[in-house]
Molecule: SAM riboswitch aptamer (S box leader)
Organism: Deltaproteobacteria bacterium
RNA sequence: UUCUUAUCCAGAGUGGCUGAGGGAUUGGCCCCACGACGCCACAGCAACCGCCCCGAUCCAGGGGAAAUGGUGCUAAAUCCACCCCCUCCCAAAAAGGGGAGAGAUGAGAA
Numbered sequence: 001u002u003c004u005u006a007u008c009c010a011g012a013g014u015g016g017c018u019g020a021g022g023g024a025u026u027g028g029c030c031c032c033a034c035g036a037c038g039c040c041a042c043a044g045c046a047a048c049c050g051c052c053c054c055g056a057u058c059c060a061g062g063g064g065a066a067a068u069g070g071u072g073c074u075a076a077a078u079c080c081a082c083c084c085c086c087u088c089c090c091a092a093a094a095a096g097g098g099g100a101g102a103g104a105u106g107a108g109a110a
Stems, first nucleotide, its partner, number of pairs: 001110008013042005021031003026081003043074003048070002051064004078102001083099005
């Protein structure tokens, strides 16, 4: 990097360095010199893998701990929308719902 698969309306921030951008893309909307992004330190959240228990079995499934295992995460739903379908409506728009696509993260594979 590619493929497969699961999840994405919950949760969790302070300090230091730096100094103008950032929220993937487009449109919107928002954050930002009362200091963005990034890096570092410490702290925290969660429970994907791993671990423990049940499951006659290293399975499916269910439950548990989280301190010294591997990741991840700590503005806003993945910030919202975009494309398709449905509901509503005479119709359109708006609104609501479902899906696709894209993205992020884990796990597995090449």